[in-house]
């Protein structure tokens, strides 16, 4: 400094709850390493969707699953490697390298998939007049401009469009103003670079999906015991008092109910009693006996006394003794935290 383990002990009086008993009373148990946080996930139980099979005359009942689809949710730099619930796998989540883009800059931080590059023809108007032609004027386009058009179209990419960027400015991505200068040209004119105005940004391989929506990969989805079922007084109704859930597990036997589509009934479901099997911990040579938190979310305590362990003290002795409370179960991350081994 990291990991891993304990997470006080004895005794008595009185006290709460839950059980058993021979029911006055006794006699047994009775919160954590994190119970927190609810960041991730797993069963479980419940309702929703859907798909399948059972029974039945009829599914709107039951029972198994989540397979498909999108008008549905979710995630998004890129490798690698670690990472739990018995094995794989993987999730939050940890580490490393790399790369973009910011920053308060040698570290930090991220809602870091996507706004591409090109481009005719045709027909119509108009400008110019080198060259030709003509006796000078003058006439002519094969040069150029503007519309059609930044369209039809091609090319790239997993990944198309459509939209917005107030006011102010000629213009805000839409063929969008003015001078100057070079270059090319006979000119028209073309490109190119500067600069003038407005503005945060002025055409830059601009911004912007935290716009609308596109792609690529996954996922049924929602709650969570205070859920969820029963359900008096009361004939319906409704869900109030109240009762279940709820307690070590038990889909094993057997018996008695109850519920089950308009009247039977059937699949199936679910309640009690008994006997009976399994874990796990005490006590006992041993047969064997006992025990196993359970909601008014309000039980699991409260004082003395001797230890225990820390810090001061020459000793005698004083002072501390952390965090912090089960609530369907577990895992695995995270945060609080005194000491001791």
């Nucleotide at each position: 400094a990291a990991a891993u383990c304990u997470u006080g002990a004895c005794a008595a009086a009185c006290g709460c709850u839950g059980c058993u008993u021979u029911u006055a009373a006794a006699g047994u148990a009775g919160a954590g390493g994190a119970a927190a946080g609810u960041c991730c996930a797993u069963g479980c139980u419940c309702g929703c969707a859907c798909u399948a099979u059972c029974u039945g005359u009829g599914a709107u009942g039951a029972u198994a699953g989540u397979a498909g689809u999108g008008u549905u949710c979710g995630u998004g730099c890129a490798u690698c490697g670690g990472g739990a619930a018995a094995a794989a796998a993987u999730a939050a989540c940890c580490g490393a390298u790399g790369g973009u883009a910011g920053u308060u800059u040698a570290a930090c931080u991220a809602a870091c998939g996507g706004c591409g590059u090109u481009g005719a023809a045709u027909u119509a108007a108009c400008c110019u007049a080198a060259g030709u032609c003509u006796a000078u004027a003058g006439a002519u386009a094969u040069g150029g401009u503007u519309a059609u058009a930044u369209u039809a179209g091609a090319c790239a990419u997993a990944a198309a469009g459509u939209g917005c960027c107030a006011a102010a400015g000629a213009g805000a991505c839409g063929a969008a103003u003015u001078c100057u200068u070079u270059u090319a040209g006979a000119a028209a004119u073309a490109a190119a670079a500067g600069a003038a105005g407005u503005g945060g940004a002025a055409c830059g391989c601009g911004g912007u999906a935290a716009a609308c929506c596109c792609c690529a990969c996954g996922a049924g989805c929602g709650a969570g015991a205070a859920a969820c079922c029963c359900a008096a007084a009361u004939u319906a109704u409704g869900g109030u008092a109240g009762g279940g859930g709820a307690a070590c597990c038990u889909a094993a036997u057997a018996g008695a109910g109850a519920a089950g589509a308009a009247a039977c009934g059937a699949a199936u479901u679910u309640u009690c009693u008994a006997u009976g099997g399994g874990a796990u911990c005490g006590a006992g040579u041993a047969u064997u006996c006992g025990a196993u938190a359970g909601a008014u979310a309000a039980a699991u305590g409260u004082u003395u006394g001797u230890c225990g362990c820390u810090u001061c003290u020459a000793a005698g002795g004083a002072a501390g003794u952390a965090c912090a409370g089960a609530a369907c179960a577990u895992g695995g991350c995270u945060u609080a935290u005194a000491a001791g081994a």
A computed fold for a 341-nucleotide RNA from a Bacillota bacterium, annotated as Bacterial RNase P class B. Its Rfam family is "Bacterial RNase P class B". Rfam describes the family as follows. Ribonuclease P (RNase P) is a ubiquitous endoribonuclease, found in archaea, bacteria and eukarya as well as chloroplasts and mitochondria. Its best characterised activity is the generation of mature 5'-ends of tRNAs by cleaving the 5'-leader elements of precursor-tRNAs. It is annotated as a ribozyme. The gene name in the source record is rnpB. The organism belongs to Bacillota, within Bacteria.